A computed fold for a 159-nucleotide RNA from uncultured Schaedlerella sp., annotated as Lysine riboswitch aptamer. The prediction has a mean pLDDT of 79. NCBI's taxonomy places the organism under Bacteria, Bacillati, Clostridia, Lachnospirales, Schaedlerella.

[in-house]
């Protein structure tokens, strides 16, 4: 430098299915109140009668995000910050300005899974993330009674 391989509740994908979202949203009937010719997150125009709040009956979802079984790529698997760029979106419609954000490049940090507490997002007591703390486990050094430190750009093995 190639190649190949290990860490185990080991990392992600994406199909099916279940459940949960939830009797929630949206609809459609009706009985108030408030508004009065464009309300709903900004400004500016069109268009035109409806808007907007709480109930009552009816009918009634989805999407993220979990379970489960099998596959399919793996072992910086993979997450996550910050900076550049950014589609799809986001009131009846135009336009502007704001959101918001798949993905993509750079570059920084974490070796792994858990367990507790905090913080975020989430409909959640699920579930992700990130932070601090203990243990435990691979690894490599270092000391060898016990034990201590280090990072994956790292270990091993073989050419």
């Nucleotide at each position: 430098g190639a190649u190949a391989g290990a860490g185990g509740c080991g990392c992600g994908g994406a199909u099916u299915u279940c459940a949960u979202c939830a009797g929630u949203a949206c609809c459609a009937u009706u009985a108030g109140a408030c508004u009065g010719u464009a309300a709903g997150a900004c400004c500016g125009g069109a268009c035109c009668a409806g808007g907007u709040c709480a109930g009552a009956u009816g009918a009634g979802a989805a999407a993220g995000g979990g379970g489960a079984a099998a596959c399919c790529g793996c072992c910086g698997a993979a997450g996550a910050g910050a900076c550049u760029g950014g589609a799809a979106g986001c009131a009846u419609c135009c336009g502007g300005a704001g959101c918001a954000g798949a993905c993509a490049g750079u570059u920084u940090c974490u070796g792994g899974g858990g367990c507790g507490c905090a913080g975020c997002a989430g409909a959640a007591u699920a579930u992700g993330c990130u932070g601090c703390g203990g243990a435990c486990u691979g690894u490599c050094a270092c000391a060898c009674a016990a034990g201590u430190g280090g990072a994956g750009c790292g270990c091993u093995a073989u050419c």